[in-house]
Molecule: RNase P RNA; transfer RNA
Organism: Candidatus Microsaccharimonas sp.
RNA sequence: GCAGAUCGCUAGGCGAUCGCUUGUAUUACACAAGAGGAAAGUCCGGGCAGCAUAGGAUACUGACAGUCGCUAACGGCGACCGGAGGCAACUCUAGGGAAAGUGCCACAGAAACAAGACCGCCCCUUCACAGGGGUAAGGGUGAAAUGAGUGGGGUAAGAGCCCACAGCGUCAUGUGGUGACACGUGGAGAAGGUAAACCCUGUCAGCUGCAAGGAGAUCGGCAUUAAAGGCUAUCCGUCUGUCGGUCGCUACCCGCUUGAUUGGCGCAGCAAUGCGUCGACUAGAUAGAUGAUCGUCCUCGACAAAACCCGGCUUACCGGCGGUCUGCCACC
RNA sequence: GGUCCCAUCGUCUAACGGUUAGGACACCAGGUUCUCAUCCUGGCAAUUGGAGUUCGAUUCUCCAUGGGAUCACCA
Repeated sequence: GCAGAUCGCUAGGCGAUCGCUUGUAUUACACAAGAGGAAAGUCCGGGCAGCAUAGGAUACUGACAGUCGCUAACGGCGACCGGAGGCAACUCUAGGGAAAGUGCCACAGAAACAAGACCGCCCCUUCACAGGGGUAAGGGUGAAAUGAGUGGGGUAAGAGCCCACAGCGUCAUGUGGUGACACGUGGAGAAGGUAAACCCUGUCAGCUGCAAGGAGAUCGGCAUUAAAGGCUAUCCGUCUGUCGGUCGCUACCCGCUUGAUUGGCGCAGCAAUGCGUCGACUAGAUAGAUGAUCGUCCUCGACAAAACCCGGCUUACCGGCGGUCUGCCACC
Repeated sequence: GGUCCCAUCGUCUAACGGUUAGGACACCAGGUUCUCAUCCUGGCAAUUGGAGUUCGAUUCUCCAUGGGAUCACCA
């Protein structure tokens, strides 16, 4: 210099005028604050609220699946293991079980998973055609063909049928590692794929969502420990009397934003993250605010905008800037 | 705001994970008719997009996109 990999930051600046929402003030046209990295999709997980302080069991319910750790929790994150890709930096990975059982494997093919011989090869009968038997090494079909490759022996011809070496899973065992696992030793062994098909194993999950909820008064009928109803799909268990009329309430107030918050520094840890300490306060509407105009500068400005809150994931995004690393080329 | 549902020719729809995604109406061309309609023959035309599982995906899974229900789902 070229080509790449990966992590992070930023998201027009300044000034003036007029408006909007909230708060402080309590009247002065005062002061202060006023969208995001994704506020989005609503795909997961929690807080909070009600149902019982949310309890036990079951599932023809749902989700997830390597190991260790982090976390309030997770299907998230970090590190590692195995597998795949790349020269490399690095990236991707729904990654338990097919030897519990069931299902499916179209077309083609003889045969699609315990049954089978189309061609070929070999033996027997036969002049021959043909028939009977053996054979899965070779051909052909197919995504996949009985599922352990090479060489030798063996045989009528063949075949893990036998042997040597190499490979495979499984059992036992040794070393290293917290572990997944890695590297060895020995024994017996050999029947495909699919579980994002049913299913089995393990783990987790009570239901409803801030339009949750705070939240009524009174009269009458019926029932008397029963019935009925709520809590969960069912059972257990548990709780409550129930039905109707009249009046009131019509969206005002609370919930509502100080919180698993956030910035700096230190410590522990490879990291995710945790702990300590010093600071910061940063929208809260309820028809729903955050805008408009002008001036000026530049690199001429993307995707998009709260509605109870938070942690993730996913997707959208004009550009700009920075850190670390890899390969190749050139020069010293 | 919450919660939930759907997506196949222009329209309405069918499909057991398996041949070239089938049918009706519409449209186009030809035939029949003096002409039009009817009728007959033929044609055009689709799985919302992207990944994954599988030998194979409209179908199964994930992510997105678009559309819809709504005081007759929730005060």